[in-house]
Record summary:
Small-subunit ribosomal RNA, central domain from an uncultured bacterium, 349 nucleotides, folded computationally. Model confidence (mean pLDDT): 89 of 100. The RNAcentral record of the full RNA draws on Greengenes and SILVA. Rfam family: Bacterial small subunit ribosomal RNA.

Context: one part of a larger RNA
RNA sequence: UUGGGCGUAAAGGGCGCGUAGGCGGUAAUGCUAGUCAGAUGUGAAAUACUCCGGCUCAACCGGGGAACUGCAUCUGAAACUGCAUAACUAGAGUACAGAAGAGGGAAACGGAAUUCCCGGUGUAGAGGUGAAAUUCGUAGAUAUCGGGAGGAACACCAGUGGCGAAGGCGGUUUCCUGGUCUGAUACUGACGCUGAGGCGCGAAAGUGUGGGGAGCAAACAGGAUUAGAUACCCUGGUAGUCCACACUGUAAACGGUGAACACUAGGUGUGGGAGGUGUAAUACCUUCCGUGCCGUAGCUAACGCGUUAAGUGUUCCGCCUGGGAAGUACGGCCGCAAGGUUGAAACUC
Numbered sequence: 001u002u003g004g005g006c007g008u009a010a011a012g013g014g015c016g017c018g019u020a021g022g023c024g025g026u027a028a029u030g031c032u033a034g035u036c037a038g039a040u041g042u043g044a045a046a047u048a049c050u051c052c053g054g055c056u057c058a059a060c061c062g063g064g065g066a067a068c069u070g071c072a073u074c075u076g077a078a079a080c081u082g083c084a085u086a087a088c089u090a091g092a093g094u095a096c097a098g099a100a101g102a103g104g105g106a107a108a109c110g111g112a113a114u115u116c117c118c119g120g121u122g123u124a125g126a127g128g129u130g131a132a133a134u135u136c137g138u139a140g141a142u143a144u145c146g147g148g149a150g151g152a153a154c155a156c157c158a159g160u161g162g163c164g165a166a167g168g169c170g171g172u173u174u175c176c177u178g179g180u181c182u183g184a185u186a187c188u189g190a191c192g193c194u195g196a197g198g199c200g201c202g203a204a205a206g207u208g209u210g211g212g213g214a215g216c217a218a219a220c221a222g223g224a225u226u227a228g229a230u231a232c233c234c235u236g237g238u239a240g241u242c243c244a245c246a247c248u249g250u251a252a253a254c255g256g257u258g259a260a261c262a263c264u265a266g267g268u269g270u271g272g273g274a275g276g277u278g279u280a281a282u283a284c285c286u287u288c289c290g291u292g293c294c295g296u297a298g299c300u301a302a303c304g305c306g307u308u309a310a311g312u313g314u315u316c317c318g319c320c321u322g323g324g325a326a327g328u329a330c331g332g333c334c335g336c337a338a339g340g341u342u343g344a345a346a347c348u349c
Stems, first nucleotide, its partner, number of pairs: 003321004007303002012317001014201004021194003025088002028085004033081002035077008049065006091191001092188004096183004103177007110154001115149007125136002162169002206247006215241002220236004258316006266294012298305002322349003331342004
């Protein structure tokens, strides 16, 4: 390589948009490039295969045959693929009427709490712990009442609830804005699926510049603990956490499960629609879209999965091929740096 695989054994790209490419609905006509059939030419000889023969056999040698699965040309077929033409509506999309939502961006506002400041009351303790101490406090702390400042986060509602491609999104209001679902009709007429490169988005930490800084808190300091204690516990505390702009581009970026389509028992919750039946009312039935649990067939090494598949199939992409060395070295590309990405070998078991 062929093959076999990728939930947990090695293996799904963090996620999207999309270029090339690959693949692609229904019916008709034509062409005949692929495809199929036949013919002709060629496919050197030797070898290999087969039959017969010659050396006493065999190896070896001689003769005949078949084969050389290929290529070219010609003739024909038209189902399938392709191409062309003109169509269709079941895929896809547009319009219309409704619906739900922490989807995104910006601005304004709100209350609770922590901390700090000012003032009142008030007096000797307060903090903290397994126990303590460091620490704070007679320059009046802790506690309590009133006033003020500032930053960050939004209790209850809250739910295997919702929304988003993923990362993720949660106080209230306004403005701008993306997507989804349902219903019934009309329209476009395959406009589709996937997607190497590419482009964009991408938690936290980290970086640059400028702000901000309440609480928390790497580093750091002190107190304890301990044989030691560069920790766990305590008292402090700076980056950072927050905002704006720019960079970084990684995560157990996980459902450890790529995307799309079709098919294959059910039961029971829950969220959003629509239709119907019915009551005083809760309800009940059908159906579409989501989100959970249990489970049939089937699958699986087992665990388990099971219409939200890990079942049965098709298309396209990514990836794996013993462990270590190693996600390292070297080189390339990217980055301000930290580093990222691509990614070996010797050697060893």